[in-house]
Overview
Transfer RNA from a Peptococcaceae bacterium, 75 nucleotides, folded computationally. Rfam family: tRNA. Rfam classes the family as a transfer RNA.
RNA sequence: GCCGGAAUAGCGCAGUGGUAGCGCAACUGAUUCGUAAUCAGUAGGUCGGGGGUUCGAAUCCCCCUUCCGGCUCCA
Numbered sequence: 001g002c003c004g005g006a007a008u009a010g011c012g013c014a015g016u017g018g019u020a021g022c023g024c025a026a027c028u029g030a031u032u033c034g035u036a037a038u039c040a041g042u043a044g045g046u047c048g049g050g051g052g053u054u055c056g057a058a059u060c061c062c063c064c065u066u067c068c069g070g071c072u073c074c075a
């Protein structure tokens, strides 16, 4: 330099055009003498950044940033 993949909640991940969810963690309550476990519930996100297409974008297109993998050349 070229090609491919990844970026979504604190963490790990799903969601392939119709307004974002699961598990763990956190918090509240129940249970317990208390803790853990269990059960019920709550909160937490403008989906890496910018632009475009569309009635509508996490999703499709372009550019950029970071990370991972592969290939190749040269002084």
Base pairs, nucleotide, nucleotide: 001071002070003069004068005067006066007065010024011023012022013021018055026042027041028040029039030038048064049063050062051061052060